[in-house]
RNA sequence: GCGGAUGUGGCGGAACUGGCAGACGCGCUGGUCUUAGGAACCAGUGCCAUUGGCGUGGAGGUUCGAGUCCUCUCAUCCGCA
Numbered sequence: 001g002c003g004g005a006u007g008u009g010g011c012g013g014a015a016c017u018g019g020c021a022g023a024c025g026c027g028c029u030g031g032u033c034u035u036a037g038g039a040a041c042c043a044g045u046g047c048c049a050u051u052g053g054c055g056u057g058g059a060g061g062u063u064c065g066a067g068u069c070c071u072c073u074c075a076u077c078c079g080c081a
Stems, first nucleotide, its partner, number of pairs: 001080007010026003019064001027045006046054003057073005
């Protein structure tokens, strides 16, 4: 330099062919239980305002609608030279 794969909450990881993003698990917080801790069980857990809006590496585009399609770009990994 060329080609390919991947990038989504704190972490892993879903989203079926463009149609409610964050399912599920871990972690964390509070509670019940316990002498205490662990385990178990219950509830909560992205951000900003509280009618709502924003959020899929970054920027743009297509579309009524984009994590998903297109263009550029960044990072990591693999292959070729």
This is a predicted structure of an 81-nucleotide RNA (transfer RNA) from a Clostridia bacterium. It matches the Rfam family "tRNA". Rfam describes the family as follows. Transfer RNA (tRNA) molecules are approximately 80 nucleotides in length. The coordinates come from a structure-prediction model, not an experiment, and the mean pLDDT is 80. It was read from a public genome assembly. Taxonomically the source falls in Clostridia (Bacteria, Bacillati, Bacillota).